[in-house]
Two RNAs folded together computationally: RNase P RNA and transfer RNA, 470 nucleotides in total. The coordinates come from a structure-prediction model, not an experiment, and the mean pLDDT is 76. Rfam match: Bacterial RNase P class A. It is annotated as a ribozyme.

């Protein structure tokens, strides 16, 4: 200088003037109106993907679905979030990404390829039998037998080197090198790491497939709930009401009709079952009124500075501060200056530029019960840390 | 503001448990027949399953992330 890598911060300012919501106090000719003052959008408010206060319905208990999660230990109101670590992998490096279990069990593995799973003789190699051919080495066919080393196929075909071994091969034996499984010992809360020893063990892959493990989940959601006010009707039509026992009628029987009761039947345990409850009904359509009002509503696991603990996520302590609550839903719009980017001019200074005039331009967005988080959008400025290359000194 | 579905040709859909040419049906364009048409018949009409990434040897399909579009839930109750 150049190329990168992690994280953080901001995300225009100041002034005028003209409006908007909301609180407080005032003043009034008060269903209102005016006056002051004070407060009014965001890192994401946004998507609503996770988790949670709150709220209301539900909960003897049990079991069966279901759905999350997914290396270990922390952290936390929780979390799939977040901090350290642990093994893989990619990168010269700062960093970065990935994460039970395929050696439990089932399924699936198109085409192509002999053979897709404890697999497989399609070319290939090699032995024996028998025939033909040839002078002969030697070829050919035809039958049985052995072989996974070499070709093809494929996303994927049972480790790799050498050496021995054989008819020809081959973890079939040995060495060595990688990976596994188990044992032991140490070091660590753990995942794991380190030492050393067995075993030729060599085992395809898919679990964002069923599965198994281990841990967590009751439903809904602020249009949630609670309260007043209005108005009237505990209304009206229309649909469903099985079974199976006892009894009595009809009948020759099959069967049918009435009334009792059992269980089903509705409702709730908000997926479902056993169980327990509570009901005489229950489901759909039409009808009334308001066209609403108050409260849940914002002080809160809240922010700012400092101190202290832990590496750090986080946690404790002081101090200070008070930060929208609207609901046809406020937070806006002009000027003007100042900055800041981009362009154009220009002999004022001067040389990869300053300065001085002009023009244009400024994103993504926008609160609805609150809080923690991921996520996804962003003109453009700005910091701090670290890595790698090259050149002077 | 909170909850729930779906997005396959020009229309309407199937297909959703992984691999083939993504079915049908209706239009749309060109052909054969015909004097001409209409019906009937052949053929062609999806390079990309809404869009981006992930898992897989392979994704309309399973997995996440954006976009879109329908739909339900407001007071007395």
């Nucleotide at each position: 200088g150049g190329a990168g890598g992690a994280g953080g911060u901001c995300g225009a300012g100041c002034a005028g003037u003209c409006g908007c919501g909301c609180g407080a106090c005032g003043c009034u000719a008060c269903g209102g109106g005016c006056g002051u003052c004070g407060c009014g959008a965001g890192g994401a408010a946004a998507g609503u993907c996770c988790g949670g206060a709150c709220u209301c319905c539900a909960c003897a208990g049990g079991g069966c679905a279901g759905g999350g999660u997914g290396g270990c230990c922390g952290u936390u109101a929780a979390c799939g979030g977040c901090g350290g670590c642990g093994c893989c992998g990619a990168g010269c490096g700062a960093u970065c990404g990935g994460c039970g279990g395929a050696a439990a069990g089932u399924g699936c593995c198109a085409c192509a390829g002999a053979a897709a799973a404890g697999a497989g003789a399609c070319c290939g190699c090699c032995c024996c039998g028998g025939g033909c051919c040839g002078c002969g080495a030697g070829g050919c066919c035809c039958g049985g037998a052995g072989c996974a080393a070499g070709g093809g196929u494929g996303a994927a075909a049972u480790g790799g080197u050498g050496a021995g071994g054989u008819a020809a091969g081959a973890g079939c034996u040995c060495a060595c090198c990688a990976g596994g499984u188990c044992c032991g010992u140490u070091c660590g809360u753990g995942a794991g790491g380190g030492c050393g020893g067995a075993c030729g063990c060599u085992c395809g892959g898919u679990a964002a497939a069923c599965c198994c493990c281990a841990c967590c989940c009751g439903g809904a959601g602020c249009a949630a709930g609670a309260c007043c006010g209005u108005g009237u009707a505990g209304g009206a039509g229309g649909g469903a009401g099985g079974u199976c026992c006892g009894g009595c009628c009809c009948g020759c029987a099959a069967g049918g009709g009435c009334c009792g009761g059992g269980c089903g039947c509705g409702g709730g345990c908000u997926g479902c079952c056993c169980g327990c409850c509570c009901g005489g009904u229950c489901c759909c359509u039409c009808g009334g009124g308001u066209c609403g009002g108050u409260c849940g509503c914002u002080c809160g696991a809240u922010c700012c500075c400092c101190c202290g603990g832990g590496c750090a996520a986080c946690c404790g302590g002081g101090g200070g501060a008070c930060c929208a609550g609207a609901c046809g839903a406020a937070u806006g719009g002009c000027u003007g200056c100042u900055g800041c980017g981009u362009c154009c001019g220009u002999g004022g200074c001067a040389u990869u530029g300053c300065g001085c005039g002009g023009a244009c331009g400024g994103a993504c967005a926008g609160a609805a019960u609150c809080c923690g988080g991921c996520u996804u959008a962003c003109a453009g400025a700005c910091c701090u840390c670290c890595u790698c290359c090259g050149g002077c000194g | 503001g909170g909850c729930g579905a779906c997005g396959u040709g020009g229309u309407g859909a199937a297909g959703u448990g992984g691999u083939u040419c993504a079915a049908c049906a209706c239009g749309g364009a060109g052909g054969u027949c015909u004097g001409c048409a209409a019906a009937a018949c052949c053929u062609c009409u999806a390079u990309u399953c809404a869009c981006c990434g992930g898992u897989u040897c392979g994704a309309a399909u399973c997995c996440g992330g954006u976009c879109g579009u329908c739909g339900c839930c407001u007071c007395c109750a």